Model confidence (mean pLDDT): 80 of 100. This is a predicted structure of a 90-nucleotide RNA (c-di-GMP-I riboswitch aptamer) from Paenibacillus allorhizosphaerae. The organism belongs to Paenibacillus, within Bacteria. It was read from a public genome assembly, where an Rfam model found it. It matches the Rfam family "c-di-GMP-I riboswitch aptamer". Rfam describes the family as follows. GEMM was predicted in a large-scale screen for bacterial structured RNA regulatory elements. Rfam links the family to the GO term cyclic-di-GMP binding. The model forms 95% of the base pairs in the Rfam consensus.
[in-house]
RNA sequence: UCUCGAUAAGGGCAACCCGGACGAAAGUCCGAGGACGCAAAACUACAGGGGCUAAAGCGAUGAUUGAAGCCAUGCCAGCCAGUUGUCGAA
Repeated sequence: UCUCGAUAAGGGCAACCCGGACGAAAGUCCGAGGACGCAAAACUACAGGGGCUAAAGCGAUGAUUGAAGCCAUGCCAGCCAGUUGUCGAA
C1' cells in the first nucleotide's frame, strides 16, 4: 500500500413513532425523545443498473359523475453500485 473487518480504540450516522412545513404523489426538510440497525447508513441520481410516484402530456372510453393505459423532466443511495475515507486485531 492492497485485501479484509475485531467482544479493539476514538468516534459517526439514525430506521421507526410523534408534531410542523413543502409536494399532485412518491417523498423531502425541521424539531423533541428514543435507538431498528449500519465498516462507509459519507458523497454521487448525467458512470451504470434497479425500484417508486404519474402532476403536466399522450392515447382511449363513459355520462346513474364512473372507469382507465403509457410516460419523468419528480423521487429512492438505509436496493445493487461508482468515488472518497477512520482504525489496524486475525